This is a predicted structure of a 350-nucleotide part of an RNA (small-subunit ribosomal RNA, central domain) from a Patescibacteria group bacterium. Model confidence (mean pLDDT): 89 of 100. It matches the Rfam family "Bacterial small subunit ribosomal RNA". Rfam links the family to the GO terms structural constituent of ribosome and ribosome.
Context: one part of a larger RNA
């Protein structure tokens, strides 16, 4: 290389947009590049195959024919691919009418709770644990009432539920903004799918500058426990957690399952829409499109399990794997303020 694979054995990039490339609906006409068929030329000899012949045979050798890999020219074929032109509408998209939603960004507002401060009232405890102690409290704590300040998060609703490409998204209102679904027509006319590089987004932690700081809490201090206790439990507590701007670019970034399209029994639940039946109007019921979930035919699977939301049956494109350790390391390079990230070996060893 030909292969075989990628839910859990090694293997789907964290996610999207998209360049090149690869692949691509139906019909007509033309061309004839790919493709196919003759012809001619070339493809040195030797080698290879076959026939015959020569050394006593064989090896070896000779003569003739053939074969292999092609290449070029010219003639012809036109189903498929391709190229050019034309047409179409089912793929794709646009317009229209509706609908659901924690999709995103910004501003404003609200109540509960924690903490602190002040005032009132009040007295000896409070807190914490398995039990305690550190700790707080007669300079008046805890418990109770009132007021104020400030930060962070939004109980119930809440769901097996919704939205988003993923990360993720939840009090309420307003503004701006993106996507989706359904319905019925009209329009564009293959405009499509995938996507090496590239670009953008990307939890938490971490970093820079400036704010903020209630609660929580790495580090740190103390009390316990213990043989010890650099822990688990308790009392404190700083970064951080929050905001603005800029970095970082990772994760069990998981459905451990790339994207798109088609096909292949059903049953049940639920969310959004439409139609029908029914009704005063609805609920319920039937059908249908789109999502989410449970169970299952066939089939698949090493098994577990998957099963119209496939891990079934196929096609297109991309990414990735190739025994364990060494190692996601060294070196080099790129990026980063740094932490480090990405790319990525070998010796050696089993």
């Nucleotide at each position: 290389c030909u292969g075989g694979g990628c839910g859990u054995a090694a293997a789907g990039a964290g996610u999207g947009c998209g360049u090149a490339g690869g692949u691509g609906u139906u019909c007509c006409u033309u061309c004839a590049a790919g493709u196919c068929g003759g012809u001619c030329g070339u493809u040195a000899a030797a080698u290879c195959u076959c026939a015959c012949c020569g050394c006593u045979u064989a090896a070896c050798g000779g003569u003739g024919a053939g074969g292999c890999c092609g290449c070029g020219a010219g003639c012809g074929a036109u189903a498929c691919u391709g190229a050019a032109g034309g047409a179409a509408u089912u793929g794709a998209g646009u317009a229209c009418u509706g609908c659901a939603g924690g999709g995103g960004c910004a501003a404003g507002c609200a109540g509960a709770a924690u903490u602190u401060u002040u005032g009132g009232a009040g007295u000896a405890g409070g807190g914490g644990u398995g039990a305690a102690a550190u700790c707080c409290g007669u300079u008046g704590a805890u418990a109770c009432c009132a007021a104020a300040a400030g930060g962070a998060a939004u109980a119930c609703c809440a769901a097996u539920g919704g939205c988003g490409a993923a990360g993720g998204c939840a009090g309420c209102u307003u503004g701006c903004u993106a996507g989706g679904c359904a319905g019925a027509u009209a329009c564009u006319g293959a405009c499509a799918c995938u996507g090496a590089g590239g670009c953008a987004c990307g939890a938490a932690a971490g970093c820079g500058u400036g704010g903020g700081g209630a609660g929580c809490a790495a580090a740190g201090g103390g009390g316990a426990u213990u043989a010890g206790a650099u822990a688990c439990c308790c009392c404190c507590g700083u970064a951080g957690u929050c905001c603005a701007c800029g970095c970082c670019g990772u994760a069990a970034a998981c459905g451990a399952u790339g994207c798109c399209a088609a096909c292949u029994a059903g049953c049940a639940a639920u969310c959004g829409g439409g139609a029908g039946a029914g009704u005063c109007g609805a609920c319920c019921c039937u059908c249908u499109c789109g999502g989410u979930u449970g169970c299952g035919a066939a089939g698949c699977u090493a098994a577990c399990g998957c099963g119209u939301c496939a891990a079934g049956u196929u096609g297109g494109c991309c990414g990735c794997c190739u025994g364990g350790g060494g190692a996601g390391u060294a070196c080099g390079g790129u990026c980063g303020c740094a932490a480090g990230a990405c790319u990525a070996a070998a010796a050696c060893u089993c």